[in-house]
RNA sequence: ACCGUAUAAAGGCAAACUUAUUGAAAAGUAAGGACGCAAAGCCACGGGUCUAAGGUGCUUCACACUACGACAGCCGAGCAGCUAAA
Numbered sequence: 001a002c003c004g005u006a007u008a009a010a011g012g013c014a015a016a017c018u019u020a021u022u023g024a025a026a027a028g029u030a031a032g033g034a035c036g037c038a039a040a041g042c043c044a045c046g047g048g049u050c051u052a053a054g055g056u057g058c059u060u061c062a063c064a065c066u067a068c069g070a071c072a073g074c075c076g077a078g079c080a081g082c083u084a085a086a
Stems, first nucleotide, its partner, number of pairs: 012037002017032006035073001041079002045076003048071003054066004
């Protein structure tokens, strides 16, 4: 250095909820907080899920459809990565 990989050590992330804030919403961000996570790191490319401001149906309300808005802690692809006993 490589192989190997544990109920090891070190370090990491942070669900629900609360507060503030942005947003039409879904949701994001910050602080608190830990349900969990070995990629719970990055990335909306494929599938999936959420929302429906605007648009369309249709003249209005209501309703329905629709992503150019989101989700990587739903699955897969891609990219990159810490530790290392026997």
A computed fold for an 86-nucleotide RNA from Fictibacillus phosphorivorans, annotated as c-di-GMP-I riboswitch aptamer. Model confidence (mean pLDDT): 84 of 100. It matches the Rfam family "c-di-GMP-I riboswitch aptamer". Rfam links the family to the GO term cyclic-di-GMP binding.